[in-house]
Context: one part of a larger RNA
RNA sequence: GGAUGAACGCUGGCGGCGUGCCUAAUACAUGCAAAUCGAGCGAUGAGGCUCCUUCGGGAGUACAUCAGCGGCGAACGGGUGAGUAACACGUAGGUGACUUGCCCCGAAGAUGGGGAUAACCUCUGGAAACGGGGGCUAAUACCCAAUGUGCUCGGUGAUUCGGUUGAUCGAGUAAAGCUCCGGCGCUUCGGGAGAGGCCUGCGGCCCAUCAGCUAGUUGGUAGGGUAACGGCCUACCAAGGCAGAGACGGGUAGGGGGCGUGAGAGCGCGGACCCCCACACUGGCACUGCGACACGGGCCAGACUCCUACGGGAGGCAGCAGUAAGGAAUAUUGCGCAAUGGACGAAAGUCAGACGCAGCGACGCCGCGUGGGCGAUGAAGGCCUUCGGGUUGUAAAGCCCUUUUAUGGGGGAAGAGAAAAAGGACGGUACCCCAUGAAUAAGUCCCGGCUAACUACGUGCCAGCAGCCGCGGUAAAACGUAGGGGACAAGCGUUAUCC
Numbered sequence: 001g002g003a004u005g006a007a008c009g010c011u012g013g014c015g016g017c018g019u020g021c022c023u024a025a026u027a028c029a030u031g032c033a034a035a036u037c038g039a040g041c042g043a044u045g046a047g048g049c050u051c052c053u054u055c056g057g058g059a060g061u062a063c064a065u066c067a068g069c070g071g072c073g074a075a076c077g078g079g080u081g082a083g084u085a086a087c088a089c090g091u092a093g094g095u096g097a098c099u100u101g102c103c104c105c106g107a108a109g110a111u112g113g114g115g116a117u118a119a120c121c122u123c124u125g126g127a128a129a130c131g132g133g134g135g136c137u138a139a140u141a142c143c144c145a146a147u148g149u150g151c152u153c154g155g156u157g158a159u160u161c162g163g164u165u166g167a168u169c170g171a172g173u174a175a176a177g178c179u180c181c182g183g184c185g186c187u188u189c190g191g192g193a194g195a196g197g198c199c200u201g202c203g204g205c206c207c208a209u210c211a212g213c214u215a216g217u218u219g220g221u222a223g224g225g226u227a228a229c230g231g232c233c234u235a236c237c238a239a240g241g242c243a244g245a246g247a248c249g250g251g252u253a254g255g256g257g258g259c260g261u262g263a264g265a266g267c268g269c270g271g272a273c274c275c276c277c278a279c280a281c282u283g284g285c286a287c288u289g290c291g292a293c294a295c296g297g298g299c300c301a302g303a304c305u306c307c308u309a310c311g312g313g314a315g316g317c318a319g320c321a322g323u324a325a326g327g328a329a330u331a332u333u334g335c336g337c338a339a340u341g342g343a344c345g346a347a348a349g350u351c352a353g354a355c356g357c358a359g360c361g362a363c364g365c366c367g368c369g370u371g372g373g374c375g376a377u378g379a380a381g382g383c384c385u386u387c388g389g390g391u392u393g394u395a396a397a398g399c400c401c402u403u404u405u406a407u408g409g410g411g412g413a414a415g416a417g418a419a420a421a422a423g424g425a426c427g428g429u430a431c432c433c434c435a436u437g438a439a440u441a442a443g444u445c446c447c448g449g450c451u452a453a454c455u456a457c458g459u460g461c462c463a464g465c466a467g468c469c470g471c472g473g474u475a476a477a478a479c480g481u482a483g484g485g486g487a488c489a490a491g492c493g494u495u496a497u498c499c
Stems, first nucleotide, its partner, number of pairs: 001499004006495005013368006019361002021326001026324003030321003036071002040069002043065003048061005079279003089203007098196003103192007111145004120135006150173007158165001177184002205251003212242003217239008254276004258269004281302005304315004332358001334357003340354001342351003371401004381392004406436006415426001443488005448469003454483005464471002
C1' cells in the first nucleotide's frame, strides 16, 4: 500500500447493487416452512335444482368436502460445518461386479374369479395421549387361476480368457381401471436420457519430543448377505499384511470451483454464489419405498424441557421470522405466489418462509449532493505582531443565477408469455412534468523526523503523548487549548487478521 462477513470512537444528506451470529452443532415461547388428486374408492351433505309427497319427508342430480381407504410427492427444495486426514474431495479411468420411480423410443398384453378391511354404526377402557370388542361396505387396496411376446432359474451342447452372445428342453412368473369419449392410466420386456452405487491411479495439513503397527488382522476354501464385487459377515484352513517414499499414534481441518495479495514464483483464506460430502437433541436400529437407515417419519436407550387425575403421556428451529444466553459483534415474529423453478392434478387450480420483493444496519462497492458567477473600503470578529502591519480572505455581507437534491401537486410504467380476455407482491415504486425556495445536507484525523501541514498561550519529568526514534524537569512546532495549515471526505480515524 492492498484486503475484510469486521468491531470500536467521533460524525452522518440521498440513491443503486450487494451483504449481515465468524461466539454456544447452546436452550427455545409463538406462528408459518409439504402437500395434492372427487377424472381411483366408499361415505358425508348445511344449502341449490328437478320429481314425488301422507307435508314428517323420500328419490335423483349438479356441486362441495372435514376425516378415512388408495395413488404420487414427502429421499427434492431449505439449513448447518459438529464429525471426518477418509476414495471425503479434486482429477483421470474402470464396472464382463451393478441399480434406476417419473420422462422418451420400440415390442407384446390387460381373460376369469375371490376374500377382506378402514371410514360408518354399536358397546366399552383411559385424566389425557391413545385404544379394545362386535357388526356393515368399496376400490387403480389385497389375493387366486388363466394366457406368456418376454423375463427369471435350472439342464444340455456351442461362443468368449471370463458371468458375453445365440440355440434347445423343463419349471416359475403380469395387469386396473377412470373418463367430459378427446384421452389419461395399468402389465411384461428391450433401448435411451438423466441420476446413482461400487472399485482404482494420481494430487492437496502439522508433529519423528509418535517407530514400530495389526487378530477379521493378510490370504485361501465354502456358505450367507447385497442391485452389485469384496473379510461385508460366518465357519474352517494357512501365517500373513503395513512401515523411514513415514505405517501406527497425536494435533488441526469439511473438500473443490474460487477469493485476497503479489511483477511473478509464491503465501494466506474457503464468508456470499455454484458442485460434492457429512450431520439433523446425543447414541443405536431397522421399516416403507425406484431411492432413506430418512431435519419438520418410526422404534429403543440417554440427557433435558413440559403436561398429568401419579396410572401414564408429549417434545426436538443446524427451515423462515422471533426469544433468552454467550459475545467486541450480525436484521422483520413483514408482503406475495405477479415472475422463475418445484410437488400433485387431464385441467381449472391448490400448496410452497424455495423464490420474488419490501423492512433494518455507511457493513462493503459505486454514483450524486451539500450550490454557481460577480464581489475590496481587503468590513466586523478571531489569531499573531517588530504595533507599521500580517492573516483568516473573495472567505462573508451584497447583487445576479440555477434547482441536482428537498417539499408539495399532476401524470405514470416495463417486468405479462399462450387464439383471445383477465391477471403485478414490489407499487402509485421507478421515471416524466409543474411549482416553491440557496433553500434540507460536513465531518474526521493529523501538523518533531519517517510524513504533507506552525505559531501563541497554559503546563513544568507534573498532567500527559507515543507506530518506531522518542517528547515533557519555565520560552515545548512532540502534552492541553486556540488561531492557522495539511490529508481524506459521508465519511474519517483506531484495533484485529492476511498478503